[in-house]
A computed fold for a 475-nucleotide part of an RNA from a wastewater metagenome, annotated as small-subunit ribosomal RNA, 3' major domain. The full RNA is in RNAcentral, with records from SILVA.
Context: one part of a larger RNA
RNA sequence: UGACGGGGGCCCGCACAAGCGGUGGAGCAUGUGGUUUAAUUCGAUGAUACGCGAGGAACCUUACCAGGGCUUGAACGUGCAUUGACAGUCGCGGAAACGUGACCUUCUUCGGACAAUGUGCGAGGUGCUGCAUGGCUGUCGUCAGCUCGUGCCGUGAGGUGUCGGGUUAAGUCCCAUAACGAGCGCAACCCCUACUGUUAGUUGCCAGCGGAUAAUGCCGGGGACUCUAACGGAACUGCCCGCGUAAGCGGUGAGGAAGGUGGGGACGACGUCAAGUCAUCACGGCCCUUACGUCCUGGGCUACACACGUGCUACAAUGGCGAGGAACAAUGGGAAGCUACCGGGUGACCGGAUGCUGAUCUCUAAAACUCGUCUCAGUUCGGAUCGGAGUCUGCAACCCGACUCCGUGAAGCUGGAAUCGCUAGUAAUCGCAUAUCAGCCAUGAUGCGGUGAAUACGUUCCCGGGCCUUGUACA
Repeated sequence: UGACGGGGGCCCGCACAAGCGGUGGAGCAUGUGGUUUAAUUCGAUGAUACGCGAGGAACCUUACCAGGGCUUGAACGUGCAUUGACAGUCGCGGAAACGUGACCUUCUUCGGACAAUGUGCGAGGUGCUGCAUGGCUGUCGUCAGCUCGUGCCGUGAGGUGUCGGGUUAAGUCCCAUAACGAGCGCAACCCCUACUGUUAGUUGCCAGCGGAUAAUGCCGGGGACUCUAACGGAACUGCCCGCGUAAGCGGUGAGGAAGGUGGGGACGACGUCAAGUCAUCACGGCCCUUACGUCCUGGGCUACACACGUGCUACAAUGGCGAGGAACAAUGGGAAGCUACCGGGUGACCGGAUGCUGAUCUCUAAAACUCGUCUCAGUUCGGAUCGGAGUCUGCAACCCGACUCCGUGAAGCUGGAAUCGCUAGUAAUCGCAUAUCAGCCAUGAUGCGGUGAAUACGUUCCCGGGCCUUGUACA
């Protein structure tokens, strides 16, 4: 100087407390461990691995296994030589790759071009090392810290500044001060959202005027309104009162759409964990080179006495079912696509048909509301599992797809010790969209809107962190 303490002081955080909802029990989905296997490819492992890489494993992907093939090779550049092919079609062998036979078969300015074959040089490797590395990332932590120049102090390591008194979300600011300044962080500048003005009205809107219809901005028209999208305004403790030297704090204060950082996002200091990644990519070294490269078929990554994580669905009446009914979104997507509408089918879906390269057409709510029924039961709860019949995608759904219909109707009556999330448009609850994608094992991920709470006395305790101080046989 640090680190540590079941030392002290001060302070903060959904850290505890106060609340609400879960997990841990059940069934299933998914990931992991283990076991099994010819293979169940590889990586990730306290917090910071485990619905993670994977934002789509039937073939492909695919890196794994078995078997069958190739060896300048599956791709690309280039030298030389040869050929006029190669490809395609057909036949044979074969699971295919491939092998083999037949048919067909270039252009030309005659230099060559192009292609194939042979041969040579460069190949190729998801093989090892993340403890040789770059880049990227997690974490402490959006915590308030981490440093430098000059000066001063100390023999020196080093200290001071950065401490002290206040204050703040903040090393934020003020006062004091052997320190005076500065840098990286904090904050602000950026984006979205909440209010408003100007400009602009198409595909959006429709108050007033006119037309038309069974009805609809449907038409003429209009820019008022909603909205769209560009530029501005607006919030600064600016004003008032109180406290304070000041910074600042308090107020049912005023005004205001918004009030003290308005809400959210992007943004992550010096560094820590030899943290993670050689399998995104790049790269040093090492290793393989008729194989650790490469092509193909089939299998595996989907196994299953078991254990754990993350989820979904429930155990019901604040509910289930039937509609008899009538509503209300936003984000996004759409041409090998989204499809109105019509017809068929109980349905998944199918057959027609029309609009849309989309503020124009289209995909689009559910909970909520209203009415009826069920009356506390393993039930009209719950839907696992299994049987049968189908639909769709795709070369192909046996291993191993999703969906539909009929039947079947398991466990489960609120979950031990323990443990997680959340402070407001949040939790809870309800649906919708998208990426990936032929299809989909999505209950996942990322977004979007609808309905919409409870509680916070307080900081003694648990966990993590910041500052000062103290002890130390630790570095």